[in-house]
Context: one part of a larger RNA
Molecule: small-subunit ribosomal RNA, central domain
Organism: Clytia elsaeoswaldae
RNA sequence: UUGCAGUUAAAAAGCUCGUAGUUGGAUUUGGGACGGGGGUCGCGCGGUCGGCCGCGAGGUCUGUUACUGUUCGGCCCCGUCAUUUACACUCUCGGUGACCCGUCGUGCACUUCGCUGUGCGCGGCGCGGGACUCGGGACGUUUACUUUGAAAAAAUUAGAGUGUUCAAAGCAGGCUCUGCCAGCCCGGAUACAUGAGCAUGGAAUAAUGGAAUAGGACCGCGGUUCUAUUUUGUUGGUUUCUACGACCGCAGUAAUGAUUAAGAGGGACAAUUGGGGGCGUCCGUAUUUCGUUGUCAGAGGUGAAAUUCUUGGAUUUACGAAAGACGAACAACUGCGAAAGCAUUCGCCAAGAGUGUUUUCAUUAAUCAAGAACGAAAGUUAGAGGAUCGAAGACGAUCAGAUACCGUCCUAGUUCUAACCAUAAACGAUGUCGACUAGGGAUUGGCGGGCGUUAAUUCAAGACGACCCCGUCAGCACCUUACGGGAAACCAAAGUUUUUGGAUUCCGGGGGAAGUAUGGUUGCAAAACUGAAACUU
Numbered sequence: 001u002u003g004c005a006g007u008u009a010a011a012a013a014g015c016u017c018g019u020a021g022u023u024g025g026a027u028u029u030g031g032g033a034c035g036g037g038g039g040u041c042g043c044g045c046g047g048u049c050g051g052c053c054g055c056g057a058g059g060u061c062u063g064u065u066a067c068u069g070u071u072c073g074g075c076c077c078c079g080u081c082a083u084u085u086a087c088a089c090u091c092u093c094g095g096u097g098a099c100c101c102g103u104c105g106u107g108c109a110c111u112u113c114g115c116u117g118u119g120c121g122c123g124g125c126g127c128g129g130g131a132c133u134c135g136g137g138a139c140g141u142u143u144a145c146u147u148u149g150a151a152a153a154a155a156u157u158a159g160a161g162u163g164u165u166c167a168a169a170g171c172a173g174g175c176u177c178u179g180c181c182a183g184c185c186c187g188g189a190u191a192c193a194u195g196a197g198c199a200u201g202g203a204a205u206a207a208u209g210g211a212a213u214a215g216g217a218c219c220g221c222g223g224u225u226c227u228a229u230u231u232u233g234u235u236g237g238u239u240u241c242u243a244c245g246a247c248c249g250c251a252g253u254a255a256u257g258a259u260u261a262a263g264a265g266g267g268a269c270a271a272u273u274g275g276g277g278g279c280g281u282c283c284g285u286a287u288u289u290c291g292u293u294g295u296c297a298g299a300g301g302u303g304a305a306a307u308u309c310u311u312g313g314a315u316u317u318a319c320g321a322a323a324g325a326c327g328a329a330c331a332a333c334u335g336c337g338a339a340a341g342c343a344u345u346c347g348c349c350a351a352g353a354g355u356g357u358u359u360u361c362a363u364u365a366a367u368c369a370a371g372a373a374c375g376a377a378a379g380u381u382a383g384a385g386g387a388u389c390g391a392a393g394a395c396g397a398u399c400a401g402a403u404a405c406c407g408u409c410c411u412a413g414u415u416c417u418a419a420c421c422a423u424a425a426a427c428g429a430u431g432u433c434g435a436c437u438a439g440g441g442a443u444u445g446g447c448g449g450g451c452g453u454u455a456a457u458u459c460a461a462g463a464c465g466a467c468c469c470c471g472u473c474a475g476c477a478c479c480u481u482a483c484g485g486g487a488a489a490c491c492a493a494a495g496u497u498u499u500u501g502g503a504u505u506c507c508g509g510g511g512g513a514a515g516u517a518u519g520g521u522u523g524c525a526a527a528a529c530u531g532a533a534a535c536u537u
Base pairs, nucleotide, nucleotide: 004508006506007489008488012505014374016372017371021367022366023365026259032081033080034079035078037077038076039075040074041073042072044070045069046068047067048066049063050061051060052059053058090138091137092136093135094134095133099129100128101126102125103124104123105122106121107120108119109118110117142207143206144205145202146201148199149198157191158190161171162170173185174184175183217253218252220250221249222248223247224246225245227243228242264364265361266360267359269356270355272353273352277349278348279347280346283327284326287323288322289321290320291319292318294316298309299308335342336341379420380419381418382417383416384415389413393409394408395407396406431504432503433502435496436495438480439479440478443475444474445473446472447471448470449469450468452467453466454465484491485490510537511536512535519530520529521528522527
């Protein structure tokens, strides 16, 4: 690993990007003819054998599990051939050469008129052909995988043989003769032995490579250059020829050389769509305060009260002004965004998804240690602003007590800007990508189709729209069932799981101690990330 789990029992990083790593779509040689031997299967015909009849010859049987022959057919293996080509041990230089062919000579046997011819040999010659085998050189896509073999200590293990009296063991032992000498025989097997390495057959599967600026293949010719074996009587020098090697040029041959376009992905284009983002702009009521105004004795607040405000006119009415927040109803089992999140109008800026497409590229992809961006609220720093609400604090109540719930006031904060922090029940408590498995009606966005209805318009036609019906792709969800799953609640995923393997990342292993101590890193701090043990149960 086979072979655990992760909605709620322990558990999926808040979210996205991303390197190493891991994984990765389909596609390229098949069919035919002939020959040979072998294997296997089938049908038919026999023989041995078996039963029965028959004195015998022989005949007969739906016999046969045993042995065996053969015609034919199917499949497998080997070789050859053609199908433009597809043939891997290819090319080259040598050695050995069983055999075969031609020719010359010769021995024997048969034959002929006759060295005429045939057969069996023997010895030469041919740069004759050659199975097999050995060696040198030039090179050849490379691995994984698998088969077989060699190799790989013994003891151990499995296991064969063997009456240790049985057995655990041991590697022994057994036979003949009993009259002792003596004699003979069989053992001391075999298997397993991962990985790595060596040799070997296979070529499916999985990688990898080749010809696209042809610097490509093959063939021919020419040139440049390096090296120097042999032969020219010997030695030395130079040059040529020749032979390997490197490079360049010209011409020729060829079906000359680019798989497809993934219900994989990227890009372009088109018309859209959205409360996605940023900046500016505009509007709305409410609240509080202030100004003016009218009236008047209470107003607030509560379960009931009180703290509090009030003839210096509170509360309340009307008209205004200012400020800072917020964006009701519309508002939904609706939309957008990676998540956090996002809702007045208008303008500008860049971006996104889905759809459409007889557009383009052609594997460019998926998931991701390290690393990075964003990240509610609270909190921190410095400014601005401070309407509302309001931790802390003060007071009034309640109460046995109340450091609370209720009420009055109010600081920090709540808002904006510039920086930090990086956590939440950051929840769908459910990682991401891909495939399949079921019925339904809604809804959002695009596209396609269709009897109809509708207004501007003045009759007709067409068209942007709005309704109605059908389909399709992509979403947010819902309902009903269970072929399925689950401990159940429940779940179209939490299914396709003991009939267990699609790819990939993270993470859990009884409860506490404990997300504590310590160390490290980060942070101004608060804290965050990483993160135990003793002990206890």